[in-house]
RNA sequence: UCAGAUGGCUGGAUGGCCGCUGUUGCAAAACAGAGGAAAGUCCGGGCUCCACGGAACCACGAUGCCGGGUAACCCCCGGCGAGGGCAACCUCAGGGAAAGUGCCACAGAAAACAAACCGCCAUUUUUCAAUGGUAAGGGUGAAACGGUGCGGUAAGAGCGCACCGCGCCGCUGGCAACAGGGGCGGCAGGGUAAACCCCAUCGGGAGCAAGACCAGAUAGGAACGCGGUGCCUUCGGGCAAAGGGCUGGUUUCGUCCUGACGUUCGGGUAGGUCGCUUGAGGCGGCUGGCAACAGUCGUCCCAGAGGAAUGGUCAUCCAGCAUCUUUAUGAUGUGGACAGAACCCGGCUUAUAGGCCAUCUGACCCU
RNA sequence: GCGGGUGUAGCUCAGUUGGUUAGAGCGCCAGAUUGUGGCUUUGGAGGUCGCCGGUUCAAAUCCGGUCACUCGCC
Numbered sequence: 001u002c003a004g005a006u007g008g009c010u011g012g013a014u015g016g017c018c019g020c021u022g023u024u025g026c027a028a029a030a031c032a033g034a035g036g037a038a039a040g041u042c043c044g045g046g047c048u049c050c051a052c053g054g055a056a057c058c059a060c061g062a063u064g065c066c067g068g069g070u071a072a073c074c075c076c077c078g079g080c081g082a083g084g085g086c087a088a089c090c091u092c093a094g095g096g097a098a099a100g101u102g103c104c105a106c107a108g109a110a111a112a113c114a115a116a117c118c119g120c121c122a123u124u125u126u127u128c129a130a131u132g133g134u135a136a137g138g139g140u141g142a143a144a145c146g147g148u149g150c151g152g153u154a155a156g157a158g159c160g161c162a163c164c165g166c167g168c169c170g171c172u173g174g175c176a177a178c179a180g181g182g183g184c185g186g187c188a189g190g191g192u193a194a195a196c197c198c199c200a201u202c203g204g205g206a207g208c209a210a211g212a213c214c215a216g217a218u219a220g221g222a223a224c225g226c227g228g229u230g231c232c233u234u235c236g237g238g239c240a241a242a243g244g245g246c247u248g249g250u251u252u253c254g255u256c257c258u259g260a261c262g263u264u265c266g267g268g269u270a271g272g273u274c275g276c277u278u279g280a281g282g283c284g285g286c287u288g289g290c291a292a293c294a295g296u297c298g299u300c301c302c303a304g305a306g307g308a309a310u311g312g313u314c315a316u317c318c319a320g321c322a323u324c325u326u327u328a329u330g331a332u333g334u335g336g337a338c339a340g341a342a343c344c345c346g347g348c349u350u351a352u353a354g355g356c357c358a359u360c361u362g363a364c365c366c367u
Numbered sequence: 368g369c370g371g372g373u374g375u376a377g378c379u380c381a382g383u384u385g386g387u388u389a390g391a392g393c394g395c396c397a398g399a400u401u402g403u404g405g406c407u408u409u410g411g412a413g414g415u416c417g418c419c420g421g422u423u424c425a426a427a428u429c430c431g432g433u434c435a436c437u438c439g440c441c
Base pairs, nucleotide, nucleotide: 001363002362003361004360005359006358007357008356009355010354012317013316014315015314016313017312018311020033021032022031023030024029035338039349040348042347043346044345045344046343047207048206049205050204053253054252055251056250057249058248060203061202062201063200064199065079066078067077068076069075080094081092082091083090084089095198096197100196101195102192103191104190117138118137119134120133121132122131123130124129146164147163148162149161150160151159165187166185167184168183169182171180172179173178211274212273213272214271221265222264223263224262225261229240230239231238232237242258243257244256245255246254281300282299283298284297285296286295287294288293318336320334321333322332323331324330368440369439370438371437372436373435374434377393378392379391380390386424395411396410397409398408399407417433418432419431420430421429
């Protein structure tokens, strides 16, 4: 210098004028007023209600290497293993295929109980061929029942041996995933669980239009239908039985509600206040930790609208871009993305013009 | 706020218990027929299966993410 990898920051600035929302104020006025994603609503919570339910079984869904962080998570951090890259580094739904079931098209003899198309060898045989042995070689396929080599054999074969792979059992290191090494075994058990399934863990539902309060309304009417569970009664009710509810289903236990009105027409309401922003809060320092993060101290209060404010315009400047003159720059014009709170947090994902910073890797050149 | 569905040729739709040419109708192009056009008939072209990634030997189909459109409820 070029090419890359990772992490982070910023998202025009200042002022004038005219407006909008909120708070304070008698008023004048003063102060405050969108984001890193406010978005998608994909996860996890807080909060509120569902008449407070408990246990067992079943079903459904989610998650899935190990350890840690967290209020919690499908999030984050650190590690392990596998794959990719020369490297920095990146990616991984990464439990179980030896519980069972299913599937593996075409090709191929055969797609997993097994079996043998060509070939090789032996016997019979003039030959063709037949019978038997074999699975080294050929061929098919994404995948062919361990691989390579030597021995061995009629030809061959873990048939024997060495190495590699695989399985089982100890040992060492590590909290663990796992790694290393040792012994035994001649090889049994192809792949697929983002097919059913098995195992382990977790999971009630609805959502601020949740919900609470005030005001108002449910008035006065019309039509139709049906009915008064049993016993006791001091007429207040009690007991029993019945029906229904307790938010995936069933059962059991417990508990609560109901018993006199129901349906239709007609009529009426559609406002206000709270919830509402002080919170797992922001910033800074110190301590612990590799880190995520935690603890502690100090300091700050930072939008709360309700069809929905946070805007418009002018001036000066800052990047950037274009043109002209000149090569020092100047002049003129243009001009800043994605987007926009609606109960609140922690994440993830997606969109984003341009600019900046830090660390690291590779190649080339110079010293 | 909560929940569902769809995306395949220019248009309307099939195909989704994964399997090797991804199809149909209309439309388009060319030929035949006709004096010409239409109708008819013969042949043909036309596909990132919305996009990205993964699982698998193999993906329109399975899984995850994402984008767009659309519907329902309060």
Molecule: RNase P RNA; transfer RNA
Organism: uncultured Alphaproteobacteria bacterium